[in-house]
RNA sequence: GCGCGGGUAGCUCAGUUGGUUAGAGCGCCGAGCUUAUACCUCGGUGGUCGAUGGUUCGAUUCCAUCCCCGCGCACCA
Numbered sequence: 001g002c003g004c005g006g007g008u009a010g011c012u013c014a015g016u017u018g019g020u021u022a023g024a025g026c027g028c029c030g031a032g033c034u035u036a037u038a039c040c041u042c043g044g045u046g047g048u049c050g051a052u053g054g055u056u057c058g059a060u061u062c063c064a065u066c067c068c069c070g071c072g073c074a075c076c077a
Stems, first nucleotide, its partner, number of pairs: 001073007010026004019057001027045006050066005
């Protein structure tokens, strides 16, 4: 340099052809239970969907450029 995959909650990830309110598990907080802690049950807490611009009535989703991570290939005088 070229190609491919990924970037969504504190962490691990879903998100079906663009549309109703962006989700799950874990975590964290509170309550119940317990002598107490843990477990368990109930409730709560969560986000500039990597950035910018574009298309559209409408974008996490489509397009362009850029940034970051991973893998492969090429180059390596």